[in-house]
RNA sequence: GUGUGACCGCCGCCGAAUCACCUUCGGGUGAACCGGGGACCCAGGUAGGUGGGGUGAGUCCGCAACCGCGGUAGGGACUUGUUCCGUCCCGAACCCGUCAGCUAACUCGGUAGGCGGGCGACGGAGGGACA
Numbered sequence: 001g002u003g004u005g006a007c008c009g010c011c012g013c014c015g016a017a018u019c020a021c022c023u024u025c026g027g028g029u030g031a032a033c034c035g036g037g038g039a040c041c042c043a044g045g046u047a048g049g050u051g052g053g054g055u056g057a058g059u060c061c062g063c064a065a066c067c068g069c070g071g072u073a074g075g076g077a078c079u080u081g082u083u084c085c086g087u088c089c090c091g092a093a094c095c096c097g098u099c100a101g102c103u104a105a106c107u108c109g110g111u112a113g114g115c116g117g118g119c120g121a122c123g124g125a126g127g128g129a130c131a
Stems, first nucleotide, its partner, number of pairs: 010117005018031005032111006042101001051099001052096004060071004074090005
């Protein structure tokens, strides 16, 4: 100097998933953000059928004939405001249980998890947020 791995600190990315206080240290409370249920009006007949519905960007098409290709609606980063071009990626998974349109009042929940910091170049400065 280079490659790989582990721990700590700091910084950063996807995501609602953060912060503060209290605590018998099990957890609790609140703020903030996020999601579900839930009137009039509007929409919607009933029954059957292959039920129906929710979170999420994660839908759909073709080939294939086995879960694997090629695309795609859509989404993210490069970029902490906005737009264009471009490049690189994602395009899953899970849940409710025959039941739910919208929906004021009201009401019920969540605050996880997963990653990166050896790459476009050059120069300079600073050191979180909030008040």
A computed fold for a 131-nucleotide RNA from Plantactinospora endophytica, annotated as c-di-AMP riboswitch aptamer (ydaO/yuaA leader). The sequence was found by an Rfam model in a public genome assembly. Its mean pLDDT, the model's own confidence on a scale to 100, is 76. Rfam family: c-di-AMP riboswitch aptamer (ydaO/yuaA leader). Its family is annotated with cyclic-di-AMP binding and regulation of gene expression in the Gene Ontology. Lineage of the source: Bacteria > Bacillati > Actinomycetes > Micromonosporales > Plantactinospora.